[in-house]
The prediction has a mean pLDDT of 81. A computed fold for a 71-nucleotide RNA from a Parcubacteria group bacterium, annotated as transfer RNA. NCBI's taxonomy places the organism under Bacteria, Bacteria candidate phyla. Rfam family: tRNA. From the family's description: Transfer RNA (tRNA) molecules are approximately 80 nucleotides in length.

RNA sequence: UCCGAGAUCGUCUAAUGGUAGGACGUCGCGUUUUGGCCGCGGAAAUUGGGGUUCGAAUCCCUGUCUCGGAA
Numbered sequence: 001u002c003c004g005a006g007a008u009c010g011u012c013u014a015a016u017g018g019u020a021g022g023a024c025g026u027c028g029c030g031u032u033u034u035g036g037c038c039g040c041g042g043a044a045a046u047u048g049g050g051g052u053u054c055g056a057a058u059c060c061c062u063g064u065c066u067c068g069g070a071a
Base pairs, nucleotide, nucleotide: 001070002069003068004067005066006065007064010024011023012022013021018054026042027041028040029039030038047063048062049061050060051059
């Protein structure tokens, strides 16, 4: 330099173009003499920009970063 893959709650991981979900963690409540376990509930995310579309995590273009390959 060229080619390919990837980026989603704090972490891991889903999501046929149509309400962004689950687990762990965290917070609150219940339970307990206290703590833990357990039960219920809450907060929490789509890498930046632009485009297509009634509607984009998803499709297109482009930037950044990560990984792999070629020379």